[in-house]
Context: one part of a larger RNA
This record gives sequence, structure tokens and C1' cells, in this order.
RNA sequence: UGCAGGAGACUUGCGAGGCGCCGUCCCCAGUACGAGAGGACCGGGACGGACGCGCCUCUGGUGCACCGGUUGUGGCGCCAGCCGCACCGCCGGGUAGCCAAGCGCGGACGGGAUAACCGCUGAAGGCAUCUAAGCGGGAAACCCCCCUCCAGACGAGGUCUCCCCAUCAGGGCCGUGCCAGACCAGCACGUCGAUAGGCCGCAGGUGGAAGUCGGGCGACCGACGCAGCCGAGCGGUCCUAAUUGCCCGACAGAG
Repeated sequence: UGCAGGAGACUUGCGAGGCGCCGUCCCCAGUACGAGAGGACCGGGACGGACGCGCCUCUGGUGCACCGGUUGUGGCGCCAGCCGCACCGCCGGGUAGCCAAGCGCGGACGGGAUAACCGCUGAAGGCAUCUAAGCGGGAAACCCCCCUCCAGACGAGGUCUCCCCAUCAGGGCCGUGCCAGACCAGCACGUCGAUAGGCCGCAGGUGGAAGUCGGGCGACCGACGCAGCCGAGCGGUCCUAAUUGCCCGACAGAG
């Protein structure tokens, strides 16, 4: 911007894309077959590989706004306690999120029409012949079935509901944000409020704070105390910020 009024929902699917894989073992059965050696078809079951999609309970990785240990140096007057810098100084761990090596699921089943090929009936050509008329069977390929997108499918579809003489239905701007995101968009919320921050509780992580007391010559150890600190997680709570508002938007819809 279009889809011959405007709008909010819900949809059909023309068409397009995706998927499509393989192996080992067991039963049937040491059966059929075969002198033996060997050793099935058909059918059924179990497990696995690679690949794909999704997820974070578990196992782990990362986790420079979390916790701890520690070296050198500078600073806060000194001790103690802290802070800066040194690759996040180095080292040990680690929530959420994001991940795989972790977890779940998938290829299917079934139908249609076929290829090579196998047949039935059957003449030309008294026989024969799967073919000339006619009719069956038969592949991971093809068309459906499964998953995803899709009405700019200009052939612009459908259903429901709402609105119509000055602003309505509705939408946007603005703000607080997000498991949404390059921007835009999408989604949630804006006091009739839990949208984010703060605060409180919980989970979770570190791993036992500072200070005081006690013990030891001391390094240090013990008690108060599963302590202190604590990002993103789960809840709660109007303390803070979402104030007040502004704009767009149908002459009942061509000739």
C1' cells in the first nucleotide's frame, strides 16, 4: 500500500518446505534345503549407530555483576579490617541463562498409482502367447498420510462479533518491562496496577564472616554460629517508577 466502509478475534489451505537412513543380536530353527560342510525365505521381538528437532530433571561445560583462599605492591595515620592495580592478578567452587558430552522424541503405520519383473483370461495365428481388448500382483523413488510455513492464492478466500454525522469500535504515541528481540516487530503491564527496581521470605551458591572470649611461645585452633555474604531463580509486598494526557481512525460504504 492493496484485498471497493472501518475494526477485533478465529480460521480454510492453492502452493511451498521438512522428514525419508543403516546395523547387530534373539525367536521361528539347527527347521526347509543339503551327502556333508553349511544353513535360510516369510513373520515376530530386543538393542544400537549416525542424523534431525526440542529441553536443562540428571551428568557436566561456561558463568569478567556470586562466595572463598592467596602472592606482590599502593592506599585508608598505625594494629586489625578493608579497597585499588597486577590477564577476572592467580587459584578453588558456582545460581540463572546459554550449552553437549547430558535428557526426551522422530524416520513409522497405513492408503493410492506404478518401474523392472511375476501372473489371470485371451485372440490375431483352431495350438501357443502376461497384451493386441480386458483384469491382478509388484520398489527406499511418485501422490496422500506425519511436521512446518502460507490468502500479495491480485483467483487477495471463509466464519463470528462490534461500530457509523463527528467522533465510535479500535489503534498509535509515551512510560515500566520480557523466557520477545539487530532496528523494527511480537508479548505483558501502566494505580480499577505486581510490569520492572527496592524490600521481605524461600530456593540455590559459597563454606564457617567481623567482633569478642578461650587455648597455644608462635604459625594457628576452638566457641558464640550449618555462620556471614550472596547476580539473573520461585513467591509476596504498592516503598520507587509506569503522572496528566495527545494523535489517528467510518459523509452506511464505485458506476
Model confidence (mean pLDDT): 89 of 100. Large-subunit ribosomal RNA, domain VI from an Actinomycetota bacterium, 255 nucleotides, folded computationally. Its Rfam family is "Bacterial large subunit ribosomal RNA". Taxonomically the source falls in Actinomycetota (Bacteria, Bacillati).